[in-house]
RNA sequence: CGAUUAGAGUUUGAUCCUGGCUCAGAACGAACGUUGGCGGCGUGCUUAACACAUGCAAGUCGAGCGAGAAAGUUCUCUUCGGAGAGCGAGUACAGCGGCGCACGGGUGAGUAACACGUGAGUAACGUACCUUCAGGCGGGGGAUAACCACUCGAAAGGGUGGCUAAUACCCCAUAAGACCACAGUGACUUAUGUCGCAGUGGUCAAAGUUCAGGCGCCUGAAGAUCGGCUCGCGGUCCAUUAGGUAGUUGGUGGGGUAAUGGCCUACCAAGCCCGAGAUAGGUAGCUGGUCUGAGAGGAUGAUCAGCCACACUGGAACUGAGACACGGUCCAGACUCCUGCGGGAGGCAGCAGUGGGGAAUAUUGCGCAAUGGACGAAAGUCUGACGCAGCAACGCCACGUGUGUGAUGAAGGCUCUCGGGUCGUAAAGCACUGUUAGGAGGGAAGAAUUUUGACGGUACCUCCAGAGAAAGCACCGGCUAACUCCGUGCCAGCAGCCGCGGUAAUACGGGGGGUGCAAACGUUGCUCGGAAUCAUUGGGCGUAAAGCGCGCGCAGGCGGCUUGCCAAGUCUGGUGUGAAAGCCCGGGGCUCAACCUCGGAACUGCAUUGGAAACUGGUAGGCUUGAGUAUGAGAGGGGUUUGUGGAAUUCCUGGUGUAGGGGUGAAAUCCGUAGAGAUCAGGAGGAACACCGGUGGCGAAGGCGACAAACUGGAUCAUUACUGACGCUGAGGUGCGAAAGCGUGGGGAGCAAACAGGAUUAGAUACCCUGGUAGUCCACGCCGUAAACGAUGUUCACUAGCUGCUGGGACCAUAGAUUGUCUCGGUGGCGAAGCUAACGCAUUAAGUGAACCGCCUGGGGAGUACGGCCGCAAGGUUAAAACUCAAAGGAAUUGACGGGGGCCCGCACAAGCGGUGGAGCAUGUGGUUUAAUUCGAAGCAACGCGAAGAACCUUACCUAGACUUGACAUCCCGAUCGUACCCCUUGGAACCGAUUGUGCCCUUCGGGGAACGGAGUGACAGGUGCUGCAUGGCUGUCGUCAGCUCGUGUCGUGAGAUGUUCGGUUAAGUCCGGCAACGAGCGCAACCCUUGUCUUUAGUUGCCAUCAGUUCGGCUGGGCACUCUAGAGAGACUGCCGGUGUUAAACCGGAGGAAGGUGGGGAUGACGUCAAGUCCUCAUGGCCCUUAUGUCCAGGGCUACACACGUGCUACAAUGGGCGGUACAAAGGGUUGCCAAGCCGCGAGGUGGAGCUAAUCCCAAAAAACCGUCCUCAGUUCGGAUUGUAGUCUGCAACUCGACUACAUGAAGGUGGAAUCGCUAGUAAUCGCAGAUCAGCAUGCUGCGGUGAAUACGUUCCCGGGUCUUGUACACACCGCCCGUCACACCAUGGGAGUCGUUUGCUCCAGAAGUCGGUGACCUAACCCCUCGGGGAAGGAGCCGCCGAAGGAGUGGACGGUGACUGGGGUGAAGUCGUAACAAGGUAACCAAUCACUAGUGAAUUC
Repeated sequence: CGAUUAGAGUUUGAUCCUGGCUCAGAACGAACGUUGGCGGCGUGCUUAACACAUGCAAGUCGAGCGAGAAAGUUCUCUUCGGAGAGCGAGUACAGCGGCGCACGGGUGAGUAACACGUGAGUAACGUACCUUCAGGCGGGGGAUAACCACUCGAAAGGGUGGCUAAUACCCCAUAAGACCACAGUGACUUAUGUCGCAGUGGUCAAAGUUCAGGCGCCUGAAGAUCGGCUCGCGGUCCAUUAGGUAGUUGGUGGGGUAAUGGCCUACCAAGCCCGAGAUAGGUAGCUGGUCUGAGAGGAUGAUCAGCCACACUGGAACUGAGACACGGUCCAGACUCCUGCGGGAGGCAGCAGUGGGGAAUAUUGCGCAAUGGACGAAAGUCUGACGCAGCAACGCCACGUGUGUGAUGAAGGCUCUCGGGUCGUAAAGCACUGUUAGGAGGGAAGAAUUUUGACGGUACCUCCAGAGAAAGCACCGGCUAACUCCGUGCCAGCAGCCGCGGUAAUACGGGGGGUGCAAACGUUGCUCGGAAUCAUUGGGCGUAAAGCGCGCGCAGGCGGCUUGCCAAGUCUGGUGUGAAAGCCCGGGGCUCAACCUCGGAACUGCAUUGGAAACUGGUAGGCUUGAGUAUGAGAGGGGUUUGUGGAAUUCCUGGUGUAGGGGUGAAAUCCGUAGAGAUCAGGAGGAACACCGGUGGCGAAGGCGACAAACUGGAUCAUUACUGACGCUGAGGUGCGAAAGCGUGGGGAGCAAACAGGAUUAGAUACCCUGGUAGUCCACGCCGUAAACGAUGUUCACUAGCUGCUGGGACCAUAGAUUGUCUCGGUGGCGAAGCUAACGCAUUAAGUGAACCGCCUGGGGAGUACGGCCGCAAGGUUAAAACUCAAAGGAAUUGACGGGGGCCCGCACAAGCGGUGGAGCAUGUGGUUUAAUUCGAAGCAACGCGAAGAACCUUACCUAGACUUGACAUCCCGAUCGUACCCCUUGGAACCGAUUGUGCCCUUCGGGGAACGGAGUGACAGGUGCUGCAUGGCUGUCGUCAGCUCGUGUCGUGAGAUGUUCGGUUAAGUCCGGCAACGAGCGCAACCCUUGUCUUUAGUUGCCAUCAGUUCGGCUGGGCACUCUAGAGAGACUGCCGGUGUUAAACCGGAGGAAGGUGGGGAUGACGUCAAGUCCUCAUGGCCCUUAUGUCCAGGGCUACACACGUGCUACAAUGGGCGGUACAAAGGGUUGCCAAGCCGCGAGGUGGAGCUAAUCCCAAAAAACCGUCCUCAGUUCGGAUUGUAGUCUGCAACUCGACUACAUGAAGGUGGAAUCGCUAGUAAUCGCAGAUCAGCAUGCUGCGGUGAAUACGUUCCCGGGUCUUGUACACACCGCCCGUCACACCAUGGGAGUCGUUUGCUCCAGAAGUCGGUGACCUAACCCCUCGGGGAAGGAGCCGCCGAAGGAGUGGACGGUGACUGGGGUGAAGUCGUAACAAGGUAACCAAUCACUAGUGAAUUC
């Protein structure tokens, strides 16, 4: 300079953090599902290195050599059968010989290695063919295959004899040169040495062919190429693998190799590797690269390219320049095939192909035209290398499936609020185009070079016809783009995570619509990313996971100031290398792109070389500040040992003394008349050291406390002097290390696991009590762990302060004690900046930096199993996995809760009065019964509740009988008719049938219209059927409790907080004061109604003080003063006084006043809670019924009755009952009504009819009270149930089933167990009156007045509530949460007598092929000698030996499978037992250790 870094869901009521899980992206040699038009370029057994039928994949050269056909054809001859000759042809096949076959092609089993990569070295090496240079190619010889003959064998394959050639083989010569030996000499090199020079001796060559151009051959030197070997560095996991190694490490001699080397051998020495990870084990070909990623990294090693390894498995060599050889040889083994059973043959991990395995991977194709390879002089031959084609959407890239127009917004689908909306310009229709595919015609480049094109009649070009042949897949709750209907009903199913589904599912299945991608789309698998979730870049460890319990210290890491030098690190320049391909940039070529191609850049690396010298390092010096030493001083429960002391407990002895003591919530066990406890004296013994004592001291930690002595460690302060970086940390290692526990021996007062007994309890193996053993104590030895904590590793430096305590020191002042200032060390509290998720930390850091060590990586499984080490044991230490969950967790917030705390209130308790619970009856409920006993209401807050009134009706229930457009509403229809209604009759009624007569409006009198009834059709009606958990509305409740919130501001990352807390005060979040709050809203209060006082206005139906009259009744005149009525006002506001209080709010007391501190009562019910109640008041979504779950009707039922409960009435009597007499209300109601007087009836009532649409008349008598009288304590003159008889009233109708009256009857009941309710003043209690409902029916309900109390010390306790605070593991909020055993099911796992397998070590046996060594009496052409018989040299067969694969035997190690039984673990809607934890969780909890119980086992008895 350029490029580049995206997050989301899920723990909670909510929040922040930690932390895991999951998703969105890219990629693939993929597979599977659905779908599928075309082309180009690529790619295609990832599994069984499993087994392979068939064909092909390595041959070539006649210009190295010998030999040499046949078919066919031509000619001649012929006995017509044939024979011969020529051509075919020196051709084919085979052979000798040369070169190749070690390349090319395949695969990745093995290998953790110099195998690979990279960079070096070879002075320790080789290199056929090719190139260059120098020199040479003379003379001989003997064989052998082919072939022929014989012969063995089924075959494969041989054997014997004979003939023959060479560029096959052998000998001799020559020797520039090479090699070897000897001794000499020069130069060079880091080096064992290398390169030369001259000399002597020894050894070693050759091949020919030809057209004479050449090709070939030999020797030497050099090059090029390709290899061998060596070295530095780099890249896997496990330490639950810590020691390994005998040819091992090195040396010498020898052997071997192209060459170094223990590569091999003999001898000598005892080394070598290893915590910077040896050895053993697991896994794996390595690299360029590929995928991903911002990068650093992580993963990977298909195709292409480089290297390596392998070729059925194991071993071995031969040939050769090169192999220990994929398509060669030998041996062994397994397998397959052939066989005449004697014996043989084979190796696709070459190309095709087959079987098998597997989720899965292609044609037994064409061609050598191109590129390349082998041979050849060449022509050429060979080439499954390669070039092409085929198959496969396997991948990437490109194209198409039409384009324009077209509204009535067609039909149809879906939906709907029924209006519409949407699919949708989409279609149809009209007008066009012609890519691809199809038909026809033409037709390449690729060939360089005369020939030669598999691809291929292909690419490409032109013409033709024709919208014709060409769209799917996934998804639509959030993440994540995209919504509705139906079906289903915790079923069927979905699901990546969170999670959907239990009757209104945008989450299941289908339809419609939509979204995304597109010849593909989804799913699965795998990799990277996101994941800063292993953190070098780039994390953490007080409480979330995480600091070793604490020291000392080897290695290692890091290290003060200063000078010189070196140049390892570092920085910079050059050189070499970093293969090609790929990635990137810029061009070019296929119509574009993919793809191909050219150039550049890059390859961040390694090596080498020159330079710099700041820093690190090294080296040589110096310094004093880090560290240390010396000297002086004081402080201290620092440690070890020995001794001493007093108080107390217990025990023993003795005295005094008598009945208790002890213990608890209360008791008991226990001790005591055999004298306890109490008290006094004496004695014994053990353990611990009151007060001082203190966030005081000391120590590394654990820890240390009477006093004295001895020994001993460390720290601090002060002074000067000395050493001169001697330091910090510290893996391993080593030491110390509470309590409990273990071993041996002592000791044992108190305390006290276990144990025993007593209590408690449902139980109580506990808590409480009485006893009590180990132990606690000492010595010695183990153990080695704790919530061993500051939950905070050690060291150093820096960064505001204030204030205590403790140990030293200095200075000034002071007579001094001492005070003040400063300073060093330690130890506390608060606090700034900063940090932190918050809490909090804050010079004693959790701040800012440096050094080193330890540790963490979701929860559970588990600090467990196995293995190792340690231990006497208990156990410790190190330390997993399978499986399982989507969380587990930290801090803080708001609530709720607590057998937490503080404050306050309420008829909450207490103080009182009266009840309920007992009786009888009434009424409601449960239960039971029933054909039905309709339904609802269920703690408070259901139960005299819905119901302010079930004989029919009501009525919803049951039985029986009927109706089906319906009892009720709207619409349609028509021959149209009739009128509705009433009456009669059958029937239990509904209903059916019949009869009779007739309405309203208009009228032109013909009729028309409306309404009603009947018939019909279908839309529809109807439903007290279901769901109050789909709802509206209404209501209950906490609670008339004082609370519930908001705006702005402020604080906090945030949930939230503040305000609203605090101090007072109040009935009150009422008010005052203070305050980071200031205000406001809904509630409180007030405003409203009623009641209490007064004034005023108005007086009829009300009233009557005064006046008059009077029938004595406000009756009349009159009046409106009073009462009253009902309008308007006044009045009360802590306004006034005193005190207290903060000069406040307010409280207390007082005055005045009818009333005094909200005067009394009512109405009024905040935000919300209870899925509270109601679908049967009403309304309403959805579902259900439709000749019935609708409608009508008669009768029955809701009224039942062994029983249980609630609410009431009446009583049990004398404060009473009966009888008689006599007073005083309020508030209501009345025309379908209230009903007076009068009369009748004992009475209910009847009769009667005046008055009243009401301040006028009526209901209407108020009752208790008061006066008088009787009863005298009894089941009664109490009480009235029950029953009988006779009646009254209402009503169609009192049987089931009304109320009342009279007479008679006269039950239980003598004040009520546990328990429980109401009430604080005109209240409780008691007394009656009225009303609603209603034909009738009231002990219920709602109102009204009369008479009219007692008590409240007070807030400890019960209940409910408010507020502040505290704890919390609760948030469905304590009716919460939650632990363990047992029982059942399933899953994975440990142990386990064993058993089976894999792999490997060691010891031994045996020993194929083969190399090497020895021998070689047998065999042998070349050379030598020869007397020609032979001998020698050299070689071989055979045999022997070393090594040696498979195999066998024995004995170990490791790993895996399986295993009766067994151990714990995990998971699982509703099992059992308890209640351990969370609140003080009801005994605070937890950590470590010990013992017991539970569990388990056995026996007996019973069923």

A computed fold for a 1503-nucleotide RNA from an uncultured prokaryote, annotated as small-subunit ribosomal RNA. Its mean pLDDT, the model's own confidence on a scale to 100, is 83. The sequence is in RNAcentral, with records from ENA.